[in-house]
Order: sequence, then C1' cells, then structure tokens
RNA sequence: GGCCCCCUCGUCUAGUGGUUAGGACGCUUGGUUCUCAACCAAGUAACACGGGUUCAACUCCCGUGGGGGCUA
Repeated sequence: GGCCCCCUCGUCUAGUGGUUAGGACGCUUGGUUCUCAACCAAGUAACACGGGUUCAACUCCCGUGGGGGCUA
C1' cells in the first nucleotide's frame, strides 16, 4: 500500500429499521448484621464523530477518527 472486521452505560456485552436501548459486573443508597463480607431491594449511567437515505436510523449508505486481522 491492498482487502476485510469491530466501535453501545466505568467494564464486558445483547439488540440490527418503529418498543422505555436490556443484562452481568462495578458504583451509590437502603435493608439484614455487634461490624465487615455475603445476600436482598432500589437507583446510577451508553449507541465514536460528520453527512446522506427514510414518515422514522443504534440499526442501511458515504466519509472521518480509533482498534484489530490477512496479505505484498
């Protein structure tokens, strides 16, 4: 250089045109306990960026950025 894949709460991930963007861990608060841990309940917080298509985009298309793989 060429080709291909990935980017979603703090982390790991599900979702792939219409729904309230869901789960686990974490964190916070409360319960329980003499205290801590564990356990239980509630809360917290996300679609990399720009443009396009569409009545409607996390999802489709184009570009940019970042990461990864194969190849010369």